A computed fold for an 83-nucleotide RNA from an uncultured Methanomassiliicoccales archaeon, annotated as transfer RNA. It was read from a public genome assembly. Its Rfam family is "tRNA". It is annotated as a transfer RNA.
[in-house]
């Protein structure tokens, strides 16, 4: 310097190809169960806000669209190849 992968909410990760509400596990909080723990089970958990809702968030800035984690361009880093 080339080339291939890769960054997604506190943590892991799914979605990208082929644009339409960020899914699930963990952890966490709250409840059932229990004599009490644990184990299981329910139920909540991204952020803000005037909170029956509503707007926003996918490494960073830009385009393209009615709509972008998803396409485009550009940069940052991290892993592995070849030089």
């Nucleotide at each position: 310097g080339c080339g291939a992968g890769g960054a997604u909410g506190g943590c892991c990760c799914a979605g990208c190809c082929c644009g339409g509400u960020a899914a699930g596990g963990c952890g966490c909080a709250g409840g059932a169960u229990u004599g009490c723990u644990a184990a299981u089970c329910c139920u909540g958990u991204g952020c803000u806000c005037u909170u029956u809702g509503a707007g926003c968030c996918c490494g960073g800035g830009g385009g393209u669209u009615c709509a972008a984690a998803u396409c485009c361009c550009c940069c940052u880093c991290c892993u592995c190849g070849c030089g």